[in-house]
RNA sequence: GAGGUCAGGAUCGGGAGAAUCCGGUGGGGCGCAUGCUCGCAUCGGUGCCGAAGGAGCAACCGCCCCGGUAAACUCUCAGGCGCAAGGACCGUCCUGGCAAA
Repeated sequence: GAGGUCAGGAUCGGGAGAAUCCGGUGGGGCGCAUGCUCGCAUCGGUGCCGAAGGAGCAACCGCCCCGGUAAACUCUCAGGCGCAAGGACCGUCCUGGCAAA
């Protein structure tokens, strides 16, 4: 010791998908009132999404009964289905380690 690679961080930038579904309760608005209405909150039901997290498996490998082992694949437990929040992943920066020109 540019750059590379690994790990962590910043709360920096980008970042998708899927019901304005049905009903109850509460609240707001309108109305003399029965009521009407509001992507307001919450509960239940059904439908749907996959990119927090979680779970599962191939090739391959092994000490070969069996076990190890991957994802953006699969499953949807969880999470989500206006905005917001969150968000795998990518980029930028910072810190530290590693091998090497």
The prediction has a mean pLDDT of 79. Glycine riboswitch aptamer from a Paracoccaceae bacterium, 101 nucleotides, folded computationally. The source organism's lineage runs through Bacteria, Pseudomonadati, Alphaproteobacteria, Rhodobacterales and Paracoccaceae.